Notes
Predicted 3D model of RNase P RNA and transfer RNA as a complex of 501 nucleotides. Model confidence (mean pLDDT): 75 of 100.
[in-house]
RNA sequence: UGAGCUGGCCGGGCGGCCGCGGGGUCCGGUGGCGACACCGGGUCUCGAGGAAGGUCCGGGCUCCACAGGGCAGGGUGGUGGGUAACGCCCACCCGGGGUGACCCGCGGGACAGUGCCACAGAAAACAGACCGCCGCCGAGGCUCCGGCCACGGCGGUAAGGGUGAAACGGUGGUGUAAGAGACCACCAGCACCCCAGGUGACUGGGGUGGCUCGGUAAACCCCACCCGGAGCAAGGUCAAGAGGGCUUCGUCGAACGGCUUCGGCCGCGAGGCGGGGCCUGCGCGGACGAUCGAGGGCGGCCCGCCCGAGUCCGCGGGUGGACCGCACGAGGCUGCCGGUGACGGCAGUCCCAGAUGGAUGGUCGCCGACCACGUCGCCGCGAGGCGCGUGGAGACAGAACCCGGCCUACAGGCCAGCUCAUCCC
RNA sequence: UCCGGGGUAGCUCAGCUGGCAGAGCAACUGACUGUUAAUCAGUGGGUCGUGAGUUCGAGCCUCACCCCCGGAGCCA
Numbered sequence: 001u002g003a004g005c006u007g008g009c010c011g012g013g014c015g016g017c018c019g020c021g022g023g024g025u026c027c028g029g030u031g032g033c034g035a036c037a038c039c040g041g042g043u044c045u046c047g048a049g050g051a052a053g054g055u056c057c058g059g060g061c062u063c064c065a066c067a068g069g070g071c072a073g074g075g076u077g078g079u080g081g082g083u084a085a086c087g088c089c090c091a092c093c094c095g096g097g098g099u100g101a102c103c104c105g106c107g108g109g110a111c112a113g114u115g116c117c118a119c120a121g122a123a124a125a126c127a128g129a130c131c132g133c134c135g136c137c138g139a140g141g142c143u144c145c146g147g148c149c150a151c152g153g154c155g156g157u158a159a160g161g162g163u164g165a166a167a168c169g170g171u172g173g174u175g176u177a178a179g180a181g182a183c184c185a186c187c188a189g190c191a192c193c194c195c196a197g198g199u200g201a202c203u204g205g206g207g208u209g210g211c212u213c214g215g216u217a218a219a220c221c222c223c224a225c226c227c228g229g230a231g232c233a234a235g236g237u238c239a240a241g242a243g244g245g246c247u248u249c250g251u252c253g254a255a256c257g258g259c260u261u262c263g264g265c266c267g268c269g270a271g272g273c274g275g276g277g278c279c280u281g282c283g284c285g286g287a288c289g290a291u292c293g294a295g296g297g298c299g300g301c302c303c304g305c306c307c308g309a310g311u312c313c314g315c316g317g318g319u320g321g322a323c324c325g326c327a328c329g330a331g332g333c334u335g336c337c338g339g340u341g342a343c344g345g346c347a348g349u350c351c352c353a354g355a356u357g358g359a360u361g362g363u364c365g366c367c368g369a370c371c372a373c374g375u376c377g378c379c380g381c382g383a384g385g386c387g388c389g390u391g392g393a394g395a396c397a398g399a400a401c402c403c404g405g406c407c408u409a410c411a412g413g414c415c416a417g418c419u420c421a422u423c424c425c
Numbered sequence: 426u427c428c429g430g431g432g433u434a435g436c437u438c439a440g441c442u443g444g445c446a447g448a449g450c451a452a453c454u455g456a457c458u459g460u461u462a463a464u465c466a467g468u469g470g471g472u473c474g475u476g477a478g479u480u481c482g483a484g485c486c487u488c489a490c491c492c493c494c495g496g497a498g499c500c501a
Base pairs, nucleotide, nucleotide: 001421002420003419004418005417006416007415008414009413010412012367013366014365015364016363017362018361020047021046022045023044024043025042026041027040028039029038030037031036049396053407054406056405057404058403059402060401061231062230063229064228068303069302070301071300073227074226075225076224077223078092079091080090081089082088093107094105095104096103097102108222109221113220114219115216116215117214130161131160132157133156134155135154136153137152138151140149141148142147169187170186171185172184173183174182188212190209191208192207193206194205195204196203197202235324236323237322238321243280244279245278246277247276248275249274250273251272252271256267257266258265259264282316283315284314285313286312287311288310295307296306297305317500318499331350332349333348334347335346336345337344338343370392371391372390373389374388376387377386378385379384426497427496428495429494430493431492432491435450436449437448438447444481452468453467454466455465456464474490475489476488477487478486
């Protein structure tokens, strides 16, 4: 210098002008006895993220009586630890990948049982004779009479060929008619036992045994452990509102009828607008129901326990008051201590968004960093470095009850450690 | 916030104890016809939404992601 690996961090800064949301404070106006409320203005202060996202897990919080038992269902799956908890994180073990730094693993069980293994192949799971090899029998041919060759039948054989993802241990020897763990040596693997190390997963060593037992559980299933349900539209307080129906008052008043001096007037009045009073507190219909109790806790069933006066179903309609919950929290930052680490403890310090059609933006100038280009300048023996000028890019995305994680998106960078290759001294 | 369904040829859909991806319409070619339509015969066309994994083998099983569609709550 190039190519990479791992961990951590940033994701622009300052200023001017205009603008938006929350909170405090001050002034003015209106209402009110007042507390105070509303409107307008000034001033101070705070105002998105590393993922606020996907809604995939876990927890807090709230309600369901306590949050019971069994079956079913769902989840997790090496070991030890961290944590409020987790499917997350840390360390280690085992297996696999990479030259390496390192990375990946839904990593319990296939001698509890059941299922599946297409095509090819003789045979695919209590294996299996297509070719081959060997023996016996039958009948035949040739012969140099020692035998040899070919055919059929019955049997033996898993060593060799061929098929497949996978063919029932591998190599060598003994043995045999030919062969075979039938037997032997070594190697691989399985089960059991012992010793050593480790908390443990496991590792290393030794011995014995039958001689070898396929794969698949992201197929059913078995084992161990965990899981009550719903979710801030949870839930609570206040007001009695919105809407609807009936009635009444005021006002405007189309059309129609009558009169007319043709300008209008009167009557009846659909309907519009505004106000008052009463009822309902989405409406209509149906079903069940007060201790022989509907229904609910239970969004799977049963048992048990409990709550209990209204509940459930169908059809249709409406889309909306305020406040609390709700911003001090498993909180951030700094330092020290313990721990390999995740993390924990102590001390100090800080207060850091709360909207409800949803604020956090726009524009201008300067600076910093990055990239590209340049007959440019300087330094160095050199690989190369520094500077100057011009131009360019600036992402992903946006709180909505709150946290801990995971996953996904992301222009451009920064820092630290490490690996491989090349070059220079 | 919670829940359900789907993505396969240009279009509409099948395919599911995992084993060579199909149908109808459309497109193209030929025949019939004076010509077209209809009809008949034939042909081509696929990233099975994307990426990993399990398996000998994945449209199908598992995980993550992308996109589309639908439903529920509330009436104080």